[in-house]
Record summary:
Transfer RNA from a Candidatus Microgenomates bacterium, 71 nucleotides, folded computationally. The organism belongs to Candidatus Microgenomatota, within Bacteria. It matches the Rfam family "tRNA". Rfam classes the family as a transfer RNA. Rfam's curators write: Transfer RNA (tRNA) molecules are approximately 80 nucleotides in length. The coordinates come from a structure-prediction model, not an experiment, and the mean pLDDT is 84. The sequence was found in a public genome assembly.
């Protein structure tokens, strides 16, 4: 330098154009003599920019982090 492959809640992971989920964790509550377990119920994310489109995690393009090839 070239060429692919991944980014999505604290983690970890699903989500092929139309309300962004789960799992566990975190906060209130109920249940217990306590703890743990078990219920209810909340708050929390789409690398970053740009374009197509009514409408973008989804399709391009750029770019930025990783990881794998080739040189």
């Nucleotide at each position: 330098g070239c060429g692919g492959g991944u980014g999505u809640a604290g983690u970890u992971g699903a989500g092929u154009g139309g309300u962004a989920c789960a799992a566990u964790g975190c906060g209130u509550c109920c249940u217990u003599g306590c703890c743990a377990a078990g219920g209810a119920u909340g708050a929390g994310c789409c690398g970053g920019g740009g374009g197509u489109u009514c409408g973008a995690u989804u399709c391009c393009c750029c770019u930025c982090a990783c990881c794998c090839g080739c040189u």